[in-house]
Context: one part of a larger RNA
């Protein structure tokens, strides 16, 4: 000086409290440990691991395991020596390929025609490692926390560590701003400055729509600052309340993360420094695995119904993406899908939400609920769906009747509830993320209490 106290003062925070809707109990998805296994690669582990690295493990991917191969290598430079029937392209054979083998076939560039270059081979140097060490490191990240702090310069007081300024008193979301004041400036956070939405003006304008308009779309502007009125309050900083205004006091989201903490995370993103390793810890292949399965924990879906199921009918978005690609009408097929190929390099085409409303049925049952598990037939992707894919019809119909201690989110277009698109992707295990629109709430008395965290002051055998 800090750190810690089941010390004290003030204060903040969906911390608590008031409310909504869950989870914890079924089954399914995935993650995770355990076990198991020839392997079930690896890493992530309170809060800051466990739908996380993975924005998609049948082959590949792939790192792992068995089995077969190859040894200057799948790839990079150099040096040296060799090569015209060289390089290349390889038939038959022998294999699950990898890979052995090797018949026929057969080139390039430059040239002073001697030969040089490319290419091939050989050897040498060396490549290669997702092989250890994140406690050797960059660079990234995550957490405390978008929480208000961290610190310097000059001066003062202290013998010193060091103090002061940054306390106080008021206020604020803020070390935000005023006032005081041995302090008097300053950075680096805070705010502003950027994008986006919500109101408007001018301009442009195609493919949009009412065909001459501005609903859109693009660009540049305008609009909000406590600016105005009262009231308080130290004639302050500032709060209250109102007016006008699309918008009121940070308008609402977003990006942005100060010093520094956790030897927090990553050597498998990526780079690197030491160790190891070279007929292997490298490489190439075929199958397998990563999908197991008594259990146990996380994250999520779907249900246990009548604010509902089921059938007809009718209606209203918005991101988004698209040429190896979206794929329309029409025709076959109960369907999943096929044929099909218009139209789209797209405000033109693809492109149709669903929850909702009308009408009917069902009448509290394990049911016309719910849909797990199986059995047939079938479709689609892809060389290949036995392990291990998705989707469709018919039939099967399980556990569940609202969940124990205990615990998550969430303050408004929010929470809840509906659905739509995209990224990855040949298919998909996506119920996950990522966003987009429909619908559309209940509550905060209040800070005693849990939990974080901020200031100030005490107390200390703690550094």
């Nucleotide at each position: 000086u800090g750190a810690c106290g089941g010390g004290g003062g003030c204060c903040c925070g969906c911390a608590c409290a008031a409310g909504c809707a869950g989870c914890g109990g079924a089954g399914c998805g995935u993650g995770u440990g355990g076990u198991u296994u020839a392997a079930u690669u690896c890493g992530a582990u309170a809060u800051u691991a466990c739908a996380c690295g993975a924005a998609g493990a049948a082959c590949c991917u792939u790192a792992c395991c068995u089995g077969g191969g190859u040894u200057u290598g799948a790839c990079a430079u150099g040096u040296a020596g060799g090569u015209g029937g060289u390089a290349g392209a390889g038939a038959a054979g022998c294999g699950a390929a990898a890979g052995c083998g090797g018949a026929c076939c057969g080139a390039c560039c430059c040239u002073u025609c001697g030969g040089g270059g490319a290419g091939c081979c050989u050897a040498c140097a060396c490549a290669g490692g997702u092989g250890c060490u994140g406690c050797a490191u960059g660079g990234c990240u995550g957490u405390c926390g978008u929480c208000a702090g961290c610190u310097c310069g000059u001066g003062u007081c202290g013998u010193g560590a060091g103090a002061u300024g940054u306390u106080c008193g008021g206020u604020u979301a803020a070390g935000u701003c005023c006032g005081c004041u041995a302090a008097c400036g300053a950075g680096c956070g805070c705010a502003a400055c950027c994008c986006u939405c919500a109101c408007u003006g001018u301009g442009u304008g195609u493919u949009a729509c009412a065909u001459g308009u501005g609903u859109c779309a693009c660009a540049c502007g305008g609009g909000a600052c406590u600016g105005c009125c009262g009231g308080u309050c130290u004639u302050a900083a500032g709060c209250c309340g109102g007016a006008g205004g699309a918008a009121g006091g940070u308008g609402g989201g977003g990006a942005u993360g100060a010093c520094g903490u956790c030897a927090a995370g990553u050597c498998a993103g990526c780079a690197u420094g030491g160790c190891c390793u070279u007929u292997a810890u490298a490489u190439c292949c075929a199958g397998g695995g990563c999908u197991a399965c008594a259990c146990a924990c996380a994250c999520g879906c779907u249900a246990c119904a009548a604010u509902g199921g089921c059938c007809a009918a009718c209606a209203c978005a918005a991101u988004a993406g698209g040429u190896c690609g979206c794929g329309a009408a029409a025709c076959c097929g109960c369907g999943a899908g096929g044929u099909g190929g218009a139209g789209c390099c797209a405000a033109u085409c693809c492109u149709c939400a669903a929850a909702g409303u009308u009408g009917g049925u069902c009448u509290c049952a394990g049911u016309u609920c719910a849909g797990a598990u199986c059995g047939c037939a079938g479709g689609c992707u892809g060389c290949a769906a036995c392990c291990c894919g998705c989707c469709u019809g018919c039939g099967u119909g399980a556990a569940g009747a609202c969940g124990g201690a205990g615990u998550u989110g969430c303050u408004a277009g929010u929470a809840a509830c509906c659905g739509c698109a995209g990224g990855u992707c040949a298919g998909c295990u996506a119920u996950a993320c990522u966003g987009c629109g429909g619908u559309g709430a209940a509550u905060a008395c209040g800070u005693u209490c849990c939990c974080g965290g901020g200031c100030c002051u005490u107390g200390u055998a703690c550094a």

Small-subunit ribosomal RNA, 3' major domain from a metagenome, 463 nucleotides, folded computationally. RNAcentral holds the full RNA, with entries from SILVA. It matches the Rfam family "Bacterial small subunit ribosomal RNA".